[in-house]
RNA sequence: GUGAUUCUGUUGGAGAGUGACGUCGCAUCAUGCGGCAUCCACCGAAGGGGCAAGCCCUGAGCCGAUGCUCAUGGGUGAAUCUCUCAGGUUCAAGGACAACAGGGUUCCC
Numbered sequence: 001g002u003g004a005u006u007c008u009g010u011u012g013g014a015g016a017g018u019g020a021c022g023u024c025g026c027a028u029c030a031u032g033c034g035g036c037a038u039c040c041a042c043c044g045a046a047g048g049g050g051c052a053a054g055c056c057c058u059g060a061g062c063c064g065a066u067g068c069u070c071a072u073g074g075g076u077g078a079a080u081c082u083c084u085c086a087g088g089u090u091c092a093a094g095g096a097c098a099a100c101a102g103g104g105u106u107c108c109c
Base pairs, nucleotide, nucleotide: 001108003106004105005104006103007102008101009100010099011098012097017040019039020038022036023035024034025033026032041089042088043087047085048083049082050081054076055075056074057073058071059070060069061068062067
């Protein structure tokens, strides 16, 4: 100096219920607000699960051979895809990811 990875800070950052019922707490003249449990509906962008090509193994066949082909076979195998376990469904909070700044680890010269 460059790449990878990770941490911190700043900025941006989507979706879907102000559902029903019960209970507790707070506040009010009253309407109310918040927590929790259950049920119904819904969302995917914390986390988690699933798999395609490819690769590896096993078996069978072919070839002089490096190898090649085949298989209800085994393993490995990514995502913003998919599932919805977890999480979430006014605002707020959270938030994958992205940009910028700084640091740690590591690779190459």
Molecule: Glycine riboswitch aptamer